[in-house]
Annotation:
A computed fold for a 113-nucleotide RNA from Sphingobacterium sp. CZ-2, annotated as SAM riboswitch aptamer (S box leader). NCBI's taxonomy places the organism under Bacteria, Sphingobacteriia, Sphingobacteriales, Sphingobacteriaceae, Sphingobacterium. Model confidence (mean pLDDT): 85 of 100. Its Rfam family is "SAM riboswitch aptamer (S box leader)". Rfam describes the family as follows. The SAM riboswitch is found upstream of a number of genes which code for proteins involved in methionine or cysteine biosynthesis in Gram-positive bacteria. RNAcentral holds the sequence, with entries from Rfam.
RNA sequence: GAUUUAUAAAGAAGUGGCGAGAGACUGGCUCUAUGACCCACUGGCAACCUUCAACGUGAUUGAAAAGGUGCCAAUUCCUGUCCGAAGCAAUAAUGCUUAGGAGCAUAUAAAUG
Numbered sequence: 001g002a003u004u005u006a007u008a009a010a011g012a013a014g015u016g017g018c019g020a021g022a023g024a025c026u027g028g029c030u031c032u033a034u035g036a037c038c039c040a041c042u043g044g045c046a047a048c049c050u051u052c053a054a055c056g057u058g059a060u061u062g063a064a065a066a067g068g069u070g071c072c073a074a075u076u077c078c079u080g081u082c083c084g085a086a087g088c089a090a091u092a093a094u095g096c097u098u099a100g101g102a103g104c105a106u107a108u109a110a111a112u113g
Base pairs, nucleotide, nucleotide: 002112003111004110005109006108007107008106013042014041015040016039017038021031022030023029025080027078028077043072044071045070048068049067050064051063052062053061054060055058076105081102082101083100085098086097087096088095089094
């Protein structure tokens, strides 16, 4: 890197280093020399793997956090493809706006070959 399943509106930052871009991609918007992003240390969040308990034995419920991951700006920051709804403009085709549903993509975990 590929496939499958699950999750993604909650939650959780300080110090030091470096020094210019960063938020995957598009368009937007945002963060950033009052030092972002990234790296190290410490701290924390969460509960996927894990451990324990219960009985209804399950695609169950509850508890825990030593270990393996993950995460600690903004809903995965919003968005993209499809669907229908409401509103505005227009004779209409259509365009724009708002909220929603499904999907794509992405991320993470667990598993498989």